[in-house]
RNA sequence: CAUCCAUCGAGACCGGCUGAGGGACAGGCCCUACGAAGCCGGGGCAACCCAGCGACGCGGCAUGCGAGUGCCGCGGAGCGAAGGUGCCAAUUCCUGCGACGGGCUUCGGCCGGUCGGAAGAUGGUUG
Numbered sequence: 001c002a003u004c005c006a007u008c009g010a011g012a013c014c015g016g017c018u019g020a021g022g023g024a025c026a027g028g029c030c031c032u033a034c035g036a037a038g039c040c041g042g043g044g045c046a047a048c049c050c051a052g053c054g055a056c057g058c059g060g061c062a063u064g065c066g067a068g069u070g071c072c073g074c075g076g077a078g079c080g081a082a083g084g085u086g087c088c089a090a091u092u093c094c095u096g097c098g099a100c101g102g103g104c105u106u107c108g109g110c111c112g113g114u115c116g117g118a119a120g121a122u123g124g125u126u127g
Base pairs, nucleotide, nucleotide: 001127002126004124005123006122007121008120013042014041015040016039017038021031022030023029025096026095027094028093043088044087045086047085048084049083052079053078056075057074058073059072060071061070062069063068092119097116098115099114100113102111103110104109
């Protein structure tokens, strides 16, 4: 960098330096000198990975009159520390393509809902 998979309506700050922008892009609409973005120090949140724990299921061996019990192996919902990334305005801020409805209409159109996509972000696998 690319492919594939999963998730994206919750959650989460205080300082220092700096100094005008930022919210991916476009259209909106917002945040921002009561200090943007960036860098540094500390703090926090908890999406993924993850040691481990682990209901339960299958099989084997042993034991027992029996009900059962013990051990081993495989699978395993769920939980998940430390750590690794990530994140700490607004639903991924809304929409951006399509399908199906709904409301209004001066019949030109306008507004909005649900679902599915596209794009984006994050994590993981593989190359």

The RNA shown here (SAM riboswitch aptamer (S box leader)) has 127 nucleotides and comes from Vulcaniibacterium tengchongense. It matches the Rfam family "SAM riboswitch aptamer (S box leader)". Gene Ontology term of the family: regulation of gene expression. Taxonomically the source falls in Vulcaniibacterium (Bacteria, Pseudomonadati, Gammaproteobacteria, Lysobacterales). The sequence is in RNAcentral, with records from Rfam.